[in-house]
RNA sequence: GCCCUCGUCGUCUAGGGGUCAGGACAUCGCCCUUUCACGGCGAAAACGUGAGUUCAAAUCUCAUCGAGGGCA
Repeated sequence: GCCCUCGUCGUCUAGGGGUCAGGACAUCGCCCUUUCACGGCGAAAACGUGAGUUCAAAUCUCAUCGAGGGCA
């Protein structure tokens, strides 16, 4: 330098054009308990960035940034 794969709550992940972006763990609050733990209920929390296509983009395209891999 060229090519391939991947970027989603704090972490791990689901979602591959349209429904409030869902779940687990973690965090916080309430309940339960003499207390803690366990358990129950609830809350907050995310689409790497920019552009394009589309009535509509996390999803498709391009560029760019980052991570990993292959060739030279």